Predicted 3D model of RNase P RNA and transfer RNA as a complex of 425 nucleotides. The prediction has a mean pLDDT of 77.

RNA sequence: CGUGCGGGACAGGUGAUCGCGGCUGCAGGGGCCGAAAGGCCGCAGGUGAGGAAAGUCCGGGCUUCACAGGGCAGGGAUGCCGGUUAACGGCCGGUGGAGGAAACUCUAAGGAUAGCGCAACAGAAAUGUACCGCCGCGCUCGCGCGGUAAGGUUGGAAGGGCAGUGUAAGAGACUACCGCCUCCGUGGUAACAUGGAGGGCACAUGCAAGCCCCAUCCGAAGCAAGACCGAAACAAAGCGAUGACGUGGCCCGCCAGCUUUAGGUAGGUCGCUCGAGGCGGCUGGCGACAGCCGUCCUAGAUAGAUGAUCACCCACGACAUAACCCGGCUUAUCGUCCCGCUUGGCGC
RNA sequence: CGGGGUGUGGCGAAGUUUGGUAUCGCGCAUGGUUCGGGUCCAUGAGGCCUCGGGUUCGAAUCCCGACACUCCGACCA
Repeated sequence: CGUGCGGGACAGGUGAUCGCGGCUGCAGGGGCCGAAAGGCCGCAGGUGAGGAAAGUCCGGGCUUCACAGGGCAGGGAUGCCGGUUAACGGCCGGUGGAGGAAACUCUAAGGAUAGCGCAACAGAAAUGUACCGCCGCGCUCGCGCGGUAAGGUUGGAAGGGCAGUGUAAGAGACUACCGCCUCCGUGGUAACAUGGAGGGCACAUGCAAGCCCCAUCCGAAGCAAGACCGAAACAAAGCGAUGACGUGGCCCGCCAGCUUUAGGUAGGUCGCUCGAGGCGGCUGGCGACAGCCGUCCUAGAUAGAUGAUCACCCACGACAUAACCCGGCUUAUCGUCCCGCUUGGCGC
Repeated sequence: CGGGGUGUGGCGAAGUUUGGUAUCGCGCAUGGUUCGGGUCCAUGAGGCCUCGGGUUCGAAUCCCGACACUCCGACCA
């Protein structure tokens, strides 16, 4: 100077004007309407979306309902090992496997000797089998019977592989090495790695993202959850021309309603944003993460607010707009910057 | 906010359960029949089965993710 790999940060900026949603204040007296409760509006200050706010794919908080305890059946999810966490199917670290020259990346990775099922076409044969070939025997001499998985053909897959001994030809029938299985030792928390001994392998293939078996976990619904207050109308009860009620009493006047209750509609308040919270530092840990200290408060609407215009600058601005909250996953995204590492060339 | 369904030639559907050559109707093209057209008969073309991955020897079908369309439910009595 290239090449690739991994990780992180930002998400146009500044100023002016207009506009919108909350909050606080405007003499305990901002203005207008109203009897009041309250409604509408003004001025000033401060504040106002994201890394994914999205998809709603997992997990949890919270709330209501259900539930004496335990088990079985049925259903769903997860599936190498250890850790982390409030929890997880997430994340971190490792083991085995796959890819790459490497940095590094990917991995639904329990069980196929519990059982059932499937394997089209081709091929003799697909989980049991002899088509060709090889060998032996028989004869009517090109057929029959028997042995044989070393060789050929088909296929994704064909009897553990390969070399030798052996044999009529062959065959784990026997031997060495490799593979597989069992047992033991060593290292490791473990997955596993490694070493030794044994088994001749009828325990012979693959599929469990086919049924299933094993192990672990799981009550249901969701903020339109739910809690509180509550008009009007209807209903019920009581009182009322023996005058209720309308301010305690009196007078006067008017003339038919008045009071209470239940339910919880319209509507209102809460839930609602201070939280497994953010930022910085220190300590422990490889890391996910945990602990301690300091500091900060940062939308809360309910038909639903962030926009528009102008000026300047540049890298010319992508995907996209909260609706109870939080931890993840997945997907979309114009670009810019930073850090670490691999590898190639050149120069010193 | 919660839950479900569908996507297959130009159009409408089957096949997905139990993985194994993608099928049917209409339409289209060519030829025949007819004086000509329709009808009818024969032949044929046209599909990456919405998209991207994975499992498998093999995927429209099984699994994961995405996209589009569509349906239902919600509060009180």
Rfam match: Bacterial RNase P class A.